Source information
A computed fold for a 285-nucleotide part of an RNA from a Hadesarchaea archaeon, annotated as large-subunit ribosomal RNA, domain VI. The full RNA is in RNAcentral, with records from ENA. Taxonomically the source falls in Hadarchaeia (SeqCode) (Archaea, Methanobacteriati, Hadarchaeota (SeqCode)). The coordinates come from a structure-prediction model, not an experiment, and the mean pLDDT is 83.
Context: one part of a larger RNA
RNA sequence: UGUAGGGUGCCUGAUGGGAAGGCGACCUUAGUACGAGAGGAACAGGUUGUCGGCGCCUCUGGUUUACCGGUUGUCUGACAAGGCAUAGCCGGGCAGCCACGCGCCAAUCGAUAAGGCCUGAAAGCAUCUAAGGCCGAAGCGGUUCCAGAAAAUAGGCACCCGUUUCUGGCGGACGUCCGCAAGGGCGCUUGCUAGAAGGAGGGCUGGAGCUAGAAGACUCCGUUGAUAGGCCGGGGGUGUAAGCACCAAGCUUCGGCGAGGUGUUCAGCCUGCCGGUACUAAUCG
Numbered sequence: 001u002g003u004a005g006g007g008u009g010c011c012u013g014a015u016g017g018g019a020a021g022g023c024g025a026c027c028u029u030a031g032u033a034c035g036a037g038a039g040g041a042a043c044a045g046g047u048u049g050u051c052g053g054c055g056c057c058u059c060u061g062g063u064u065u066a067c068c069g070g071u072u073g074u075c076u077g078a079c080a081a082g083g084c085a086u087a088g089c090c091g092g093g094c095a096g097c098c099a100c101g102c103g104c105c106a107a108u109c110g111a112u113a114a115g116g117c118c119u120g121a122a123a124g125c126a127u128c129u130a131a132g133g134c135c136g137a138a139g140c141g142g143u144u145c146c147a148g149a150a151a152a153u154a155g156g157c158a159c160c161c162g163u164u165u166c167u168g169g170c171g172g173a174c175g176u177c178c179g180c181a182a183g184g185g186c187g188c189u190u191g192c193u194a195g196a197a198g199g200a201g202g203g204c205u206g207g208a209g210c211u212a213g214a215a216g217a218c219u220c221c222g223u224u225g226a227u228a229g230g231c232c233g234g235g236g237g238u239g240u241a242a243g244c245a246c247c248a249a250g251c252u253u254c255g256g257c258g259a260g261g262u263g264u265u266c267a268g269c270c271u272g273c274c275g276g277u278a279c280u281a282a283u284c285g
Base pairs, nucleotide, nucleotide: 005161006160007159008158009157010156011155015147016146017145021051022050023049024048025047026046027045028044034039052105053104054103055102056101060099061098062097063096067092068091069090070089071088072085073084074083075082076081094272107143108142109141110140115135116134117133118132164197165196166195167194168193169192170191171190172189174187175186176185177184178183206221207220208219209218227281228280229279230277231276232275233274234273235271236270237269238268243264244263245262246261247260250257251256
């Protein structure tokens, strides 16, 4: 843009996609069937392993350049607090993302292949085949899972709103009048087209998203508001801040200085989580 008005919700399902499963072991079946014996199954049921697929983060384990702490060199005069050095190095680490972790991954129907059969002639018999019929695969198709009205035969249902007025141009039908006729005038209605006014609904001019995401799109919110930020509380991570007080190895020019320790302090700092709160911005126009 189209799908002969606009929109909302719910469907149909042409068509397309997938492999969503694959392969083992053990137990029972059973020392059974079978076999003289030696030996020795299967159908079916159960448990489990591995490879693969899909999903998830409760647990375990990674990562965690959010964050917290320790510490080396150097710079900001000192303290404090910081910059740089691979994130300087080291110890931890929630959410998130992940796997090494957790959960799930069935069956059935139909038509067939090789093959096996039934009936059965040609050919009085026989023959699975010539006519006809029945079975038969991890393979094929359907059910099942996903996408799917742009499926141009462009679908269906329900509901909401609209489908209005005026003017110009080109036509049609009808009525009526003029005219011998061709045709013309007027009225009314209708189609196409151009313009003006009106106009439902949707979108944009906004705030966000760990329901979405390369851009579009999608979803949520917009004061009748918890959408994001701020603030408050909770939970969580680090591991006990600075300042002050006291103690103190050691050094000293005897005045003091002082690593470190203890208390204040389950502190301080931080927070992608949870809850609350309109303070700020989504307001209004």